[in-house]
Predicted 3D model of an 87-nucleotide RNA (c-di-GMP-I riboswitch aptamer) from Domibacillus iocasae. The coordinates come from a structure-prediction model, not an experiment, and the mean pLDDT is 87. Rfam family: c-di-GMP-I riboswitch aptamer. Its family is annotated with cyclic-di-GMP binding in the Gene Ontology. The sequence is in RNAcentral, with records from Rfam and Ribocentre. Taxonomically the source falls in Domibacillus (Bacteria, Bacillati, Bacillota, Bacillaceae).

RNA sequence: UAAUGAUAAAGGCAAACUUUCCGAAAGGAUAGGACGCAAAGCCGCGGGUCUAACAUUCUUAUGAAUUAUGACAGCCAGGUUGCCAAA
Numbered sequence: 001u002a003a004u005g006a007u008a009a010a011g012g013c014a015a016a017c018u019u020u021c022c023g024a025a026a027g028g029a030u031a032g033g034a035c036g037c038a039a040a041g042c043c044g045c046g047g048g049u050c051u052a053a054c055a056u057u058c059u060u061a062u063g064a065a066u067u068a069u070g071a072c073a074g075c076c077a078g079g080u081u082g083c084c085a086a087a
């Protein structure tokens, strides 16, 4: 240095839920709170999943179906940066 990650040390992040705000929704932000995480740091023209506003089609109508340009990095994969160090 690389691979690797323990009954190690110093730390970090923050699920569900709740407060407030944004959004059609999925979801996001904020404050509290910890389920957990060795990258649960960052990156959305790889795959996958969620929503369906607009649009299209069907329906007498109500509605139904399809569809991201919306979203998920705590779904997987990939790229990139990083703390410590037992075997």
Base pairs, nucleotide, nucleotide: 004085005084012037013036017032018031020029021028022027035074041080042079043078046076047075048072049071050070055066056065057064058063